[in-house]
The RNA shown here (transfer RNA) has 76 nucleotides and comes from Pelotomaculum sp. UBA1371.
RNA sequence: AGGGGUGUAGCUCAAUUGGUAGAGCACUGGUCUCCAAAACCAGGUGUUGCAGGUUCGAGUCCUGUCUCCCCUGCCA
Numbered sequence: 001a002g003g004g005g006u007g008u009a010g011c012u013c014a015a016u017u018g019g020u021a022g023a024g025c026a027c028u029g030g031u032c033u034c035c036a037a038a039a040c041c042a043g044g045u046g047u048u049g050c051a052g053g054u055u056c057g058a059g060u061c062c063u064g065u066c067u068c069c070c071c072u073g074c075c076a
Stems, first nucleotide, its partner, number of pairs: 001072005007066001010025004019056001027043005049065005
């Protein structure tokens, strides 16, 4: 440099392939307890990497760009 893949909650991952983003763990508050843990109840806290575009509507489609991973190539 060329090609492919990846990016969503603090972490690990979903989201019917266009219909308005959710689960587990963690976390916070409460109940319980002398205190804590455990258990139970309640709570999603998010610019879906970033910037645009298409659309009534975009995590999903299109363009550009960035991070990380893989393959090929070049230089040393």
Its mean pLDDT, the model's own confidence on a scale to 100, is 80. It matches the Rfam family "tRNA". Its family is annotated with triplet codon-amino acid adaptor activity in the Gene Ontology. By type it is a transfer RNA.